[in-house]
Context: one part of a larger RNA
RNA sequence: CUGGGCGUAAAGGGCGUCUAGGCGGAUUCGUAAGUCGGGUGUGAAAUCCCCCGGCCCAACUGGGGAAUUGUGCCCGAGACUGCGAGUCUAGAGUGUGGCAGAGGAGAGUGGAACUCCUGGUGGAGCGGUGAAAUGCGUAGAUAUCAGGAGGAACGCCGGAGGCGAAAGCGAUUCUCGGGGCCAUUACUGACGCUAAAGCGCGAAAGCUAGGGGAGCAAACGGGAUUAGAUACCCCGGUAGUCCUAGCCGUAAACGAUGAACACUAGGUAUGGGAGGUUCCGAUGCCUUCCGUGCCGUAGCUAACGCGUUAAGUGUUCCGCCUGGGGAGUACGGUCGCAAGACUAAAACUC
Numbered sequence: 001c002u003g004g005g006c007g008u009a010a011a012g013g014g015c016g017u018c019u020a021g022g023c024g025g026a027u028u029c030g031u032a033a034g035u036c037g038g039g040u041g042u043g044a045a046a047u048c049c050c051c052c053g054g055c056c057c058a059a060c061u062g063g064g065g066a067a068u069u070g071u072g073c074c075c076g077a078g079a080c081u082g083c084g085a086g087u088c089u090a091g092a093g094u095g096u097g098g099c100a101g102a103g104g105a106g107a108g109u110g111g112a113a114c115u116c117c118u119g120g121u122g123g124a125g126c127g128g129u130g131a132a133a134u135g136c137g138u139a140g141a142u143a144u145c146a147g148g149a150g151g152a153a154c155g156c157c158g159g160a161g162g163c164g165a166a167a168g169c170g171a172u173u174c175u176c177g178g179g180g181c182c183a184u185u186a187c188u189g190a191c192g193c194u195a196a197a198g199c200g201c202g203a204a205a206g207c208u209a210g211g212g213g214a215g216c217a218a219a220c221g222g223g224a225u226u227a228g229a230u231a232c233c234c235c236g237g238u239a240g241u242c243c244u245a246g247c248c249g250u251a252a253a254c255g256a257u258g259a260a261c262a263c264u265a266g267g268u269a270u271g272g273g274a275g276g277u278u279c280c281g282a283u284g285c286c287u288u289c290c291g292u293g294c295c296g297u298a299g300c301u302a303a304c305g306c307g308u309u310a311a312g313u314g315u316u317c318c319g320c321c322u323g324g325g326g327a328g329u330a331c332g333g334u335c336g337c338a339a340g341a342c343u344a345a346a347a348c349u350c
Stems, first nucleotide, its partner, number of pairs: 004321003007304002012318001014201004021194003025088007033081002035077008049065006091191001092188003095184005104176006110154001114150008125136002162169002206247006215241002220236004258317006266295012299306002323350003332343004
């Protein structure tokens, strides 16, 4: 180096985008770099292998051959790959007509609830728990009515439902711009796939500056419980949670399953579209494309299970694994305000 793997045993990068690189549809002609055949030069000797010989034999050794899987040149082949030229439409993209959607950004608006404030009614409790207590309340609480203020989140619809690359997205209106699906088959004519590096996005917590602060609530204080209780329960409560701008770059970032393409029984449910059928429509049925689930055949799997949304059968490209601990640590480097992140050992030990 080859050979083995990555759902749960070690192992899929959190996700996207793109550069280099790798790989790449049908067909015709050319070329002959790769490839294949023949010839020839070279591939030192010794060694290894075969044959014959010399020491009594062997080791050792002399001679001959083979081999030296390589490489230069010449001639030839032209299937496949490459390269050059041309053509094509099945991949890819565009146009046209429709459709669904919590996909994104900005600006506005709304109601319920909650807390606070003001006023009315009212008059002794309220609250909380397993039971209590701390706490609140005659300076009038809780309850109730009216008015006002504020912040955050959007009940029902709501669904194994939808959208998004992932993170994620749920009141409503407008504006801006993204993606997808179906139908048509008008256009381009391989424009494709993957993707090291790079760049971008990236829950929560955390950080910087400025705002905001209703509820909730790390820390913290108190009350309980307990042998203790730095907890679980209760009363309070600050960061934070929210907004703007900028960092951080992690996660059980999970389908613990990389991306793309092709092929390989079905059944059932559901979301989006198109066509057909019934006189039209609802609806039902049939066909078809895309998505999301369940069950299951072959096959695969150590088993569990997976099974046209593959973990089946193949091809291409990327990432990753190589006993446990030491350790995702030290050191160095890069990044960061910091917290730390990324990259990443060894001694030693079992």

Predicted 3D model of a 350-nucleotide part of an RNA (small-subunit ribosomal RNA, central domain) from a metagenome. Rfam family: Bacterial small subunit ribosomal RNA.